Context: one part of a larger RNA
């Protein structure tokens, strides 16, 4: 290599744009690169086969297959090329509604913590139970007023929105997408993507702010046999912003992306069309999106099951017995701190 796999057994790339490449809708004409036919020509000899010649053998002769090739003609249904049409695949354009989709700027009430002033007086806080800690220099409660930082209760829903990762007070302004109705337009413009490029949660790194509460690290108090924890009391990185790096996750639906097919039922967000109806509701149908239950089929079983793990195509990334080991060397990236490409001895 050919093959079999990739939800839990090894194995889907975090995610997306997109280059080469690979595959691609109806329909007509051409062409003949692939593809198809048979026929000629050509395809050295050794080689293989069958027979013959030296007494035999080695040797060698003659006939044959074989050399699966190539050129030349030949057909046109397929792929391919090259021209025309088409609209059902994509797009575009018009009507419209939903939404925590992105970024900036601005506002806001609740609560924590802190200052200050009044009231007040001895505990207060904490645990299993206690103590470290705070309090007569006046706390805790509890009234005003300010300061100053984060996060936005109720609304909240297997509910919406985004390609993932995320996303949630309110307003404003820019600005992305889907998604339903139409059916005016382009007319295959597609699908998928190796490398490349771009987005990436926490933690972490760099300047330079900023700091209420939370808390790695550390200090103390306890708990024990110990107690480098778990519980308490504090408390620095940090958590916040700006701006620049890191490139990683049980980044999971452990399930790559896009098309078509294939019994139903019931929820539930977003539309459009019908029926009713004074009107909103109901109720039918229908497109998206999101859950449960099931039915053929499918599975090792679990279970999936129109949001398939079922029936097929097309691309692609990955798997091939544990361990060593996601390590070693080496190469590219980073400031580090590591990412990432990734063996082999040897051993079950």
């Nucleotide at each position: 290599c050919u093959g079999g796999g990739c939800g839990u057994a090894a194995a889907g790339g975090g995610c997306g744009c997109g280059u080469a490449g690979g595959c691609g809708g109806c329909u007509c004409u051409u062409u003949a690169a692939g593809u198809u036919a048979g026929a000629u020509g050509u395809g050295a000899a050794a080689c293989c086969c069958a027979g013959g010649g030296c007494u035999u053998a080695a040797c060698u002769c003659u006939g044959g297959g074989a050399c699966u090739g190539c050129a030349u003609u030949u057909a046109a249904a397929c792929u391919g090329a090259a021209g025309g049409g088409c609209u059902c695949g994509a797009g575009u354009g018009c009507a419209g509604g939903a939404g925590a989709g992105g970024u900036a700027a601005g506002u806001g009430g609740a609560a924590u913590u802190c200052c200050u002033a009044g009231u007040g007086u001895a505990g207060c806080g904490g645990u299993g139970a206690a103590a470290u800690g705070c309090g007569u220099a006046g706390a805790u409660a509890u009234u005003a007023g300010g300061a100053g930082g984060a996060a936005c209760a109720c609304c909240a829903g297997u509910g919406g929105c985004g390609a993932a990762g995320g996303c949630g007070a309110c307003u404003u302004a820019c600005u992305g997408g889907a998604c339903u109705g139409u059916a005016a337009c382009u007319g295959a413009c597609g699908c998928u993507g190796a490398g490349g490029c771009g987005c990436g949660a926490a933690a972490g790194c760099g300047u330079g702010g900023g700091g209420a509460g939370c808390a790695a690290a550390c200090a103390g108090g306890a708990u024990u046999a110990g107690a480098u924890a778990c519980c308490c009391u504090g408390g620095u990185a940090g958590u916040c912003c700006a701006c620049g790096c890191u490139g990683u996750a049980a980044a999971c639906g452990a399930u790559g992306g896009a098309u078509a097919c294939u019994a139903g039922g019931u929820g539930u967000g977003g539309g459009a069309g019908g029926u009713a109806u004074c009107g909103a509701c109901c109720c039918c149908u229908u497109c998206c999106g999101u859950g449960c239950c099931g039915c053929a089929g499918u599975a090792a079983a679990c279970g999936c099951a129109a949001u398939a793990a079922g029936u097929a195509u097309c691309c692609c990334g990955c798997c091939u017995g544990g361990g060593g080991a996601g390590u070693a060397c080496g190469g590219c990236c980073g400031c580090a701190a590591g990412g990432u490409u990734g063996a082999a001895a040897c051993u079950c």
This is a predicted structure of a 348-nucleotide part of an RNA (small-subunit ribosomal RNA, central domain). The coordinates come from a structure-prediction model, not an experiment, and the mean pLDDT is 86.